[in-house]
This is a predicted structure of a 321-nucleotide part of an RNA (large-subunit ribosomal RNA, domain IV) from a wastewater metagenome. Model confidence (mean pLDDT): 84 of 100.

Context: one part of a larger RNA
């Protein structure tokens, strides 16, 4: 020099580093005391914390153990096994589960609630050329199909476009049919070439309905007794012009917006603003205790992660033999 499921370091303590990665550290489901925000009242919570734990003798007790004196050590779960570091704030997703065998465990999937559409039994609706067979030895509190994802508060507007449901009328629509004229045969029925009329299915056009159905939810000009803004008015267009409620966000280009807050300093974080390039309400909005080997931000402890590196133990390199 290498490597190790070795091991120790003055002083400092995260200064390292994309990031406390790794490592150290603390507690120890034994007693007693003590416990916050916030909450769906179940939790949170072993929250945090803070003493005790050996032995001797008395005394209460059935006992466990208690009081109440006294020894001893640096140390009493005195050693081994065992055995949560803690704490604050925020994203996402309720929650326990699932997952790309061999880069990805997650905010992805499924969930339990909600909706919607389909189905009256020889069900839809799926699987087979068919018989049949599954749905289901079940019957609308069931069955299939599609969407959301617990819970609480809530789900606006727009049916023009596209889908889909509905309509006894109309118009347009194949074969077939029915009548008639023509071709070629032919004596004739026939059949067979073409043409008209009539006569008719879904479809489509049309009338309407429908968004927890695919989808969509403006432009522009001028106005208040400083300015500045624009409740307010005018236009033009639409099928309507974005309601609540969140809003530089997992979504903001301009951007390290701009003010506050935390540091001595902070493109991160955390609370505002809202000119939202290009949030928005079941392709669900907003907000949530609990939970997460999620992710971000901070803070105690605590450490060789560094400052700044050395030592040791093992095993090789190396060197001499």
């Nucleotide at each position: 020099c290498u490597a190790a499921u070795a091991a120790c370091u003055a002083a400092g303590g995260a200064a390292c580093u994309u990031g406390g990665c790794a490592a150290a550290a603390a507690a120890g489901c034994g007693g007693a005391c003590g416990u916050a925000a916030c909450u769906u009242c179940g939790g949170g919570a072993u929250a945090a914390g803070u003493c005790c734990u050996u032995c001797c003798c008395a005394c209460a007790g059935c006992a466990a153990u208690g009081u109440g004196g006294g020894a001893c050590g640096c140390a009493g779960c005195g050693a081994a096994u065992g055995u949560c570091g803690c704490g604050g704030g925020g994203g996402c997703g309720a929650c326990u589960g699932u997952u790309u065998a061999u880069c990805a465990c997650a905010a992805a999937c499924a969930c339990a609630g909600c909706u919607u559409c389909a189905u009256g039994c020889u069900a839809a609706c799926a699987c087979g050329u068919a018989a049949g067979u599954g749905g289901a030895u079940g019957u609308a509190u069931a069955u299939g199909a599609a969407g959301u994802g617990a819970u609480g508060c809530c789900u606006g507007u727009c049916c023009g476009a596209u889908g889909c449901c509905a309509g006894a009328a109309u118009g347009u629509u194949a074969a077939g049919c029915u009548c008639u004229c023509u071709u070629g045969u032919u004596c004739a029925c026939g059949c067979u070439c073409g043409g008209g009329a009539g006569u008719c299915a879904a479809g489509c056009a049309c009338u309407g309905g429908u968004g927890a159905a695919u989808g969509a939810c403006g432009g522009c000009c001028g106005u208040a007794a400083c300015u500045a803004u624009g409740a307010c008015g005018g236009u033009c267009c639409u099928a309507a012009g974005g309601u609540a409620g969140c809003g530089a966000a997992a979504u903001u280009c301009c951007u390290u917006g701009u003010c506050g807050g935390g540091u001595a300093a902070g493109u991160u974080c955390c609370g505002a603003c809202c000119c939202g390039c290009a949030c928005g309400a079941a392709c669900g909005g907003c907000a949530u205790a609990a939970c997460g080997a999620u992710c971000c931000c901070c803070g105690c402890a605590c450490u060789g992660u560094c400052u700044c590196a050395g030592u040791u133990u093992u095993a090789g390199u190396u060197u001499c033999g």